[in-house]
RNA sequence: UGGGGAAUGGUGUAACGGCAGCACCUGCGACUCUGACUCGUAUAGUCCUGGUUCAAAUCCAGGUUCCCCAG
Numbered sequence: 001u002g003g004g005g006a007a008u009g010g011u012g013u014a015a016c017g018g019c020a021g022c023a024c025c026u027g028c029g030a031c032u033c034u035g036a037c038u039c040g041u042a043u044a045g046u047c048c049u050g051g052u053u054c055a056a057a058u059c060c061a062g063g064u065u066c067c068c069c070a071g
Stems, first nucleotide, its partner, number of pairs: 001070007010024004018054001026042005047063005
C1' cells in the first nucleotide's frame, strides 16, 4: 500500500429491519456458627459521524481501532 474480517454492559456471546437477550462478574438479600455452593433480586451496553426508513445493532456513505492474507 492492496484485499478480507471484526467492534453490542466490567467480561464472553446472541439478536428476519420491529420491546437489545443469555451466561459470568459485581452490589444487596435468603441459606450457613463462618465461608463456599445454591436460590432470589438489582445495576449497566449496540465504536464514532451522517444518510435511507413509520421504525436501524442490522441497510448505505465516510471515519477510528484491532485481527488475518499478499507485497
Predicted 3D model of a 71-nucleotide RNA (transfer RNA) from an uncultured Clostridia bacterium. Its mean pLDDT, the model's own confidence on a scale to 100, is 80. It matches the Rfam family "tRNA". Rfam classes the family as a transfer RNA. The sequence was found in a public genome assembly.